Source information: Model confidence (mean pLDDT): 81 of 100. Predicted 3D model of a 74-nucleotide RNA (transfer RNA) from a Phycisphaerales bacterium. It matches the Rfam family "tRNA". By type it is a transfer RNA.
RNA sequence: GGGCUUGUAGCUCAGUUGGUUAGAGCGCGCCCCUGAUAAGGGCGAGGUCGUUGGUUCGACUCCAACCAGGCCCA
Repeated sequence: GGGCUUGUAGCUCAGUUGGUUAGAGCGCGCCCCUGAUAAGGGCGAGGUCGUUGGUUCGACUCCAACCAGGCCCA
């Protein structure tokens, strides 16, 4: 330098053919339960969906460039 691939909550990851409100487990906060913990149950907070631009009535999803990590080729 070229090709492929990953980027979504604090962490690990889902998200179907583009369609109204983006989810799970763990973790975190409050409450219930207990003599007190652990475990268990309920509720909740937490996301510019890597960045910028484009296509579209509509983009986490499609296209381009760029950024970061990984693999392969030279």